[in-house]
Context: one part of a larger RNA
RNA sequence: CUGGGCGUAAAGGGAGCGUAGGCGGACAUUUAAGUCAGGGGUGAAAUCCCAGAGCUCAACUCUGGAACUGCCUUUGAUACUGGGUGUCUUGAGUAUGAUAGAGGUAUGUGGAACUCCGAGUGUAGAGGUGAAAUUCGUAGAUAUUCGGAAGAACACCAGUGGCGAAGGCGACAUACUGGAUCAUUACUGACGCUGAGGCUCGAAAGCGUGGGGAGCAAACAGGAUUAGAUACCCUGGUAGUCCACGCCGUAAACGAUGAUUGCUAGUUGUUGGGGGGUUUACCUCUCGGUGACGCAGCUAACGCAUUAAGCAAUCCGCCUGGGGAGUACGGUCGCAAGAUUAAAACUC
Numbered sequence: 001c002u003g004g005g006c007g008u009a010a011a012g013g014g015a016g017c018g019u020a021g022g023c024g025g026a027c028a029u030u031u032a033a034g035u036c037a038g039g040g041g042u043g044a045a046a047u048c049c050c051a052g053a054g055c056u057c058a059a060c061u062c063u064g065g066a067a068c069u070g071c072c073u074u075u076g077a078u079a080c081u082g083g084g085u086g087u088c089u090u091g092a093g094u095a096u097g098a099u100a101g102a103g104g105u106a107u108g109u110g111g112a113a114c115u116c117c118g119a120g121u122g123u124a125g126a127g128g129u130g131a132a133a134u135u136c137g138u139a140g141a142u143a144u145u146c147g148g149a150a151g152a153a154c155a156c157c158a159g160u161g162g163c164g165a166a167g168g169c170g171a172c173a174u175a176c177u178g179g180a181u182c183a184u185u186a187c188u189g190a191c192g193c194u195g196a197g198g199c200u201c202g203a204a205a206g207c208g209u210g211g212g213g214a215g216c217a218a219a220c221a222g223g224a225u226u227a228g229a230u231a232c233c234c235u236g237g238u239a240g241u242c243c244a245c246g247c248c249g250u251a252a253a254c255g256a257u258g259a260u261u262g263c264u265a266g267u268u269g270u271u272g273g274g275g276g277g278u279u280u281a282c283c284u285c286u287c288g289g290u291g292a293c294g295c296a297g298c299u300a301a302c303g304c305a306u307u308a309a310g311c312a313a314u315c316c317g318c319c320u321g322g323g324g325a326g327u328a329c330g331g332u333c334g335c336a337a338g339a340u341u342a343a344a345a346c347u348c
Base pairs, nucleotide, nucleotide: 003320004319005318006317007302008301012316014201015200016199017198021194022193023192025088026087027086028085029084030083031082033081034080035077036076037075038074039073040072041071042070049065050064051063052062053061054060091191092188093187094186095184096183097182098181099180103177104176105175106174107173108172109171110154115149116148117147118146119145120144121143125136126135162169163168206247207246208245209244210243211242215241216240220236221235222234223233258315259314260313261312262311263310266293267292268291269290270289271288272287273286274285275284276283277282278281297304298303321348322347323346330341331340332339333338
């Protein structure tokens, strides 16, 4: 390489859009490129293979045959694939009418709490811990009442509930805006699937410039603990956390499970629609999501099981013993941190 694989053994790209490419619904007709059949030409000799022969045998050599799986050309076949033409509606989309939703962006508003400031009451403690101490407090703290300021987060509702491609999204209002589902089956008529490169999005931390800074809190300081304590506990506390703009591009970015399509027992919850029936509270059917259990089947087992890890198809990504190593070197990207691509010697 082939093959075999990728939930947990090595292995699904963090996610989407999409270029090339690969693959692609039903019917009719045409073509004959692929495909299949026949004929012709060529496919040097030697070699290989088979049957003989010659050196005493063998290696070796010679004769004949087969073969040379290929290419060219010609005559046909037309099931499948491809090309052309026409038609279709079930894939895909559009339209119309509804529905649910923390989907996104911007602006504004609100209440609780924490902290701080001012004022009143009030007096000796308060904090904190396993126990303490550092710390705060007679310059009046803690507690309590009123007023004010500022920043951040939105209790209850809240739910294996909802929405989003993923990251993720949770007070309320308004504006703008994306997607989904259901019903009707009116319209288009294969317009589809996947997707190397590419482009875009992408938690937290981190970086740049300018703001902001209540609480929390790496670093740091102090107090304890301890044999020590560069920790766990306590008192403080700066970056940061927040906002705007720009970078970074990684995570156990996880369902450790790529996307799409079809098929293959059921039972039971929940969520969003729709239809039918009736005793108006239920019964029943159906489509979309989200859970639990479970048959066939699969699996090394665990388990998965119509939301598959079952049975198939198409396309992409990835794996190929452990360490060295996701490292070195080189390239690309980045302000940097670093990211990405990615070995070998050696060793077991």